[in-house]
The RNA shown here (c-di-GMP-I riboswitch aptamer) has 89 nucleotides and comes from Thermanaerosceptrum fracticalcis. Rfam family: c-di-GMP-I riboswitch aptamer. About the family: GEMM was predicted in a large-scale screen for bacterial structured RNA regulatory elements. The prediction has a mean pLDDT of 88.
RNA sequence: CACUGAUAAAGGCAAACCUGGCGAAAGCCAGGGACGCAAAGCCACGAGUCUAAAGUCCUUGCGGGGGCCAUGAUGGUCGGGUUGCCGGU
Numbered sequence: 001c002a003c004u005g006a007u008a009a010a011g012g013c014a015a016a017c018c019u020g021g022c023g024a025a026a027g028c029c030a031g032g033g034a035c036g037c038a039a040a041g042c043c044a045c046g047a048g049u050c051u052a053a054a055g056u057c058c059u060u061g062c063g064g065g066g067g068c069c070a071u072g073a074u075g076g077u078c079g080g081g082u083u084g085c086c087g088g089u
Stems, first nucleotide, its partner, number of pairs: 002089004012037002017032006035076001041082003045079003048074003055068005
């Protein structure tokens, strides 16, 4: 440096759920809490998925209702980029 990952060692992160907060929502942040994770560290470039405020179309006698849609979200959906602990070959 490349490939690889236990039966280790030192550690790390933190699902669901609860509380408080932000957000239209998806979801995010903090605390608690551990389902799990060898990158479950970081990054929205490609794809997928989620939401649909604004916008737009339809509808309604009006309150309203419905459709489309990402510029929003998701890195613990996948790919990709990038950084890293300890071993094995």